[in-house]
RNA sequence: GCCUAUGUAGUUCAACGGCUAGAACGAGUGACUCAUAAACACUAGAAGGAAGUUCGACUCUUCCCAUAGGCA
Numbered sequence: 001g002c003c004u005a006u007g008u009a010g011u012u013c014a015a016c017g018g019c020u021a022g023a024a025c026g027a028g029u030g031a032c033u034c035a036u037a038a039a040c041a042c043u044a045g046a047a048g049g050a051a052g053u054u055c056g057a058c059u060c061u062u063c064c065c066a067u068a069g070g071c072a
Stems, first nucleotide, its partner, number of pairs: 001071007010025004018055001027043004048064005
């Protein structure tokens, strides 16, 4: 330099061109307890950046960025 893949919550992962983007773990609060933990209830928290296509984009296309792999 070229090619491929990936990028979603603090972490690990889903899902689908359209319904409030879900789950687990984690965090916080409450309740319980003599106290702590566990179990219980509740809460907060996310689409790498930009543009395009589309009535509608996390999803499709292009460029850039980051990471991983491959070739030279």
Overview
This is a predicted structure of a 72-nucleotide RNA (transfer RNA) from Parcubacteria group bacterium CG1_02_44_31. The prediction has a mean pLDDT of 80. Lineage of the source: Bacteria > Bacteria candidate phyla. The same sequence occurs in records of 6 taxa.